Overview
Large-subunit ribosomal RNA, domain IV from a Bacteroidota bacterium, 327 nucleotides, folded computationally.
Context: one part of a larger RNA
C1' cells in the first nucleotide's frame, strides 16, 4: 500500500450522477392496521406488546408471581418502511458471453381470407403439413386485462365489386406485297408472269389488365391559412376570404412528446435546471400505428420522507491474507 472481515466520539446523506455500498429491519405468538379498490385485495400495511429459568394453578394451550445476566427470537438462519408520479394491466419471455426493460408474449378486442381435394405453407413432382380438424374450425394482419370510449376524410395508394365504352397480347385473318419460276414476248440483253413454296405488311376478330364507374380507414394513410370584429384594455362567441378529400371531435397536454425553456403560477426545501399540482402560447399529443383513467403486480424509471448508518465532515484502530523491505 492492496484485498477480505470487525469496531468507532460528535454529526447523520453534508457523499454522490444516484443512499452506489454498508447499516437498519428480520423469527414466532398476541393486539392492531389507512387511502384506494376490479370488493379478491391493499396487508407481514403501518404501529405496538411478549419470548430465558424457577414456583403455583390447570389434562393442556396458557395464566399469575418470583429470580439471574450488560443482553434471554442472547448463536445461526431470517422483510427496512412510507408517500407521490411515469410506463407496462397481471404470472411469464428475451439479446448463451456488456442491455431483463417501458421491448416480446399474454387473456381480451377487431379486420380479412377459407365450404373442404379449404385457404395458407413446403416441394419442378409425387406427396406432406393444415387435420384424421370442418367456420364456436383453420390461416394472415393489427391492437393488447378490466372501465369509459374510439370523431371527420375514399382525393392518392391498396383491396373488393361492376361491366357499357376506350386501350390492349398470343393467335386467327380479307387483302396487298418480296423472292423463286412453268409459260409467254424478245435476235439478244432482258421483260411480263399462273399455281406452288417463301419473306413481309395487314383492314378486321381477339381475354385479363389498365383507363373508367362504385364501395371500403380496428386497409396504407391524412385531419389548413389570412384578415376583421364586443361601450377601459385585452380577448374574440361572430363575420369575410382563399384553399382542401377532409380540415383534429372526446380526452389529455412544457408530457418517455415543449425548440424558445430553468415557460408562468402554486407546493415541497433555508436554498429545487429534477419532482408534484395547475395553466395552454400542443416548435412537432390525439383516438386499436389506439385515446383517457385505473386497483393489483414490477431485481423497471423519477421525486420526497422516516428509520439507519464510515457514503461523507475526516479519518482512526483491530483481525486475517497478499504484495513490498530486511534476513
Nucleotide at each position: 500500500c492492496c484485498g477480505c472481515g470487525g469496531a468507532g466520539a460528535a454529526g447523520g446523506a453534508a457523499c454522490u450522477a444516484g443512499g452506489c455500498a454498508a447499516a437498519u429491519u428480520g423469527u414466532a405468538g398476541c393486539u392492531g392496521u389507512a387511502a384506494c379498490u376490479u370488493c379478491g385485495g391493499g396487508a407481514u400495511a403501518a404501529a405496538g406488546c411478549u419470548a430465558u429459568c424457577c414456583g403455583c394453578a390447570g389434562c393442556g394451550a396458557u395464566g399469575c408471581g418470583g429470580a439471574u445476566u450488560c443482553a434471554a427470537u442472547a448463536a445461526a438462519a431470517u422483510g427496512g418502511u412510507u408517500c407521490a408520479a411515469c410506463c407496462a394491466a397481471c404470472u411469464g419471455u428475451u439479446u448463451a458471453g456488456c442491455a431483463a426493460a417501458a421491448a416480446c408474449a399474454c387473456a381480451g378486442g377487431g379486420c380479412c381470407c377459407u365450404g373442404c381435394a379449404a385457404a395458407a405453407u413446403c416441394g419442378a413432382a409425387a406427396g406432406a403439413u393444415g387435420a384424421c380438424g370442418u367456420a364456436u374450425a383453420g390461416a394472415g394482419c393489427c391492437u393488447g386485462a378490466u372501465a369509459c370510449c374510439u370523431g371527420c376524410c375514399c382525393g392518392g395508394u391498396g383491396c373488393c365489386g361492376g361491366a357499357a365504352g376506350g386501350u390492349u397480347a398470343a393467335g386467327g385473318a380479307a387483302g396487298c406485297u418480296u423472292g423463286u419460276c412453268a409459260g409467254c414476248c424478245g435476235c439478244a440483253a432482258g421483260g411480263c408472269a399462273a399455281a406452288g413454296c417463301u419473306g413481309g405488311c395487314g383492314a378486321c376478330c381477339g381475354a385479363a389488365g389498365c383507363c373508367c364507374c362504385g364501395g371500403u380507414a380496428a386497409a396504407c394513410g391524412g385531419c389548413g391559412g389570412c384578415c376583421g370584429u364586443a361601450a377601459c384594455u385585452a380577448u374574440a362567441a361572430c363575420g369575410g376570404u382563399c384553399c382542401u378529400a377532409a380540415g383534429g371531435u372526446a380526452g389529455c397536454g412544457a408530457a418517455a412528446u415543449u425548440c424558445c425553456u430553468u415557460g408562468u403560477c402554486g407546493g415541497g426545501u433555508a436554498a429545487g435546471u429534477u419532482c408534484c399540482g395547475a395553466c395552454c402560447u400542443g416548435c412537432a399529443c390525439g383516438a386499436a400505428u389506439g385515446g383517457u383513467c385505473u386497483a393489483a403486480u414490477g431485481a423497471g424509471u423519477u421525486g420526497a420522507a422516516c428509520a439507519c448508518u464510515g457514503u461523507c465532515u475526516c479519518c482512526u484502530c483491530c483481525g486475517c491474507g497478499a504484495g513490498c523491505c530486511c534476513g
Its Rfam family is "Bacterial large subunit ribosomal RNA". Taxonomically the source falls in Bacteroidota (Bacteria, Pseudomonadati).